[in-house]
Context: one part of a larger RNA
């Protein structure tokens, strides 16, 4: 000098990002035990008090001898003493110290967050994520949706809508406003577009025929039938999609401007433009507030944290749930008490290590 383990004046968080670690508390019996609150809990809440050995008073259990009773002579009734256990007033002893070691909960107050037991990143996250009972909605009638497989066929299910599958929400309380203009899904079928197919006007190829002219055993040139090709209007015609309705606990949205009240200052009110409609109810510098250490209050000597308020909400807001909540948390924040080498401020002591030296 590290390490492990110990003690320690006075002071006791002054250390720190932050009581990290330490230390403190711990068992059994007795008293006693708030707020709140789903009446279950909180709660070993908190807070005292007492424990070792020897002696032993009372009670009280349990089983009955003797005794005694007589409404049944009984496996009845009562029923001391003694014996077992249990209790443990009083007295006495011994130690610094009696749960004498080991073992063995600190605690208290307010707040977010998530109801809760549970689950998670095997080897840096355990949580406020995920799950969850609880709650809507969707689709499904049974060869059920669905979900595997080219298909048999199998889960679903040896189940039938109080079922099953699928997305959202997150126990419980009070509650879930307003908008269907976009997008989605649903249902509609009048009209409009609209595919192959069907239909075949029409236009061509190809040339027996036939007609003209000419350089004449034949040549060009036109016109063109059946027959095999070819392109191919008109009309026909689904679903779609345009249209017409519904659907927000389907994706999603949920507004400026300008004036006004008899001090000011707001502005119940008026007007005005857009909109599909303008944010209700609750909550609000918050896990969300940028200015911002807001602003006033509390706690503190001093508080960017924290707690109650305001409301100017940059950019909260209702199952992408809002807003409360007992209990419950190896969960995050703020404060106390209690305890301490965390510190002020190091010291010492035991082991074990490195280093020096012999």
């Nucleotide at each position: 000098u590290c390490g492990u383990g110990g003690u320690g004046a006075a002071g006791g968080a002054a250390c720190u990002c932050g009581g990290c670690a330490u230390a403190a508390u711990a068992c059994c019996c007795c008293c006693g035990u708030a707020a709140c609150u789903u009446c279950g809990g909180g709660a070993u809440a908190a807070g005292g008090g007492g424990g070792a050995c020897c002696u032993g008073a009372u009670a009280c259990g349990u089983a009955u001898a003797a005794g005694a009773g007589c409404u049944u002579u009984g496996c009845c009734u009562u029923g001391a003493a003694a014996g077992c256990g249990u209790u443990g007033a009083g007295g006495g002893u011994c130690g610094c110290a009696g749960a004498g070691a080991c073992c063995a909960g600190g605690c208290c107050c307010a707040a977010g967050c998530g109801a809760c037991u549970g689950u998670u990143u095997a080897c840096u996250a355990a949580a406020a994520a995920c799950a969850c009972a609880g709650g809507u909605c969707c689709g499904u009638g049974c060869u059920a949706a669905g979900u595997c497989g080219a298909a048999a066929g199998a889960c679903g299910a040896u189940g039938u809508a109080u079922a099953c599958g699928g997305a959202c929400u997150g126990a419980c309380c009070c509650c879930u406003c307003c908008c269907c203009g976009g997008u989605g899904c649903u249902g509609g079928a009048a009209g409009g577009u609209u595919a192959a197919g069907g239909g075949g006007a029409a236009c061509u190829g190809u040339u027996a025929a036939u007609c003209a002219a000419c350089u004449u055993u034949g040549u060009u040139g036109g016109u063109g039938a059946a027959g095999c090709g070819g392109u191919g209007a008109a009309c026909u015609u689904a679903a779609g999609c345009c249209c017409c309705a519904g659907u927000a606990a389907a994706c999603g949205g949920c507004g400026g401007u300008g004036g006004u009240a008899a001090c000011u200052a707001u502005a119940a009110c008026c007007a005005u433009c857009c909109u599909a409609a303008g944010g209700u109810a609750g909550c609000g510098a918050a896990a969300u507030u940028c200015c911002u250490u807001g602003u006033c209050g509390g706690g503190u000597a001093a508080g960017u944290u924290c707690c109650g308020a305001c409301c100017u909400g940059c950019a909260c807001g209702a199952a992408u749930g809002g807003a409360g909540u007992a209990a419950c948390g190896a969960u995050u924040u703020g404060g106390g008490c209690g305890c301490u080498g965390u510190c002020u401020c190091c010291a010492c002591c035991a082991c074990g290590a490195a280093c020096u030296c012999g």
Large-subunit ribosomal RNA, domain IV from a metagenome, 358 nucleotides, folded computationally. The prediction has a mean pLDDT of 86. The full RNA is in RNAcentral, with records from SILVA.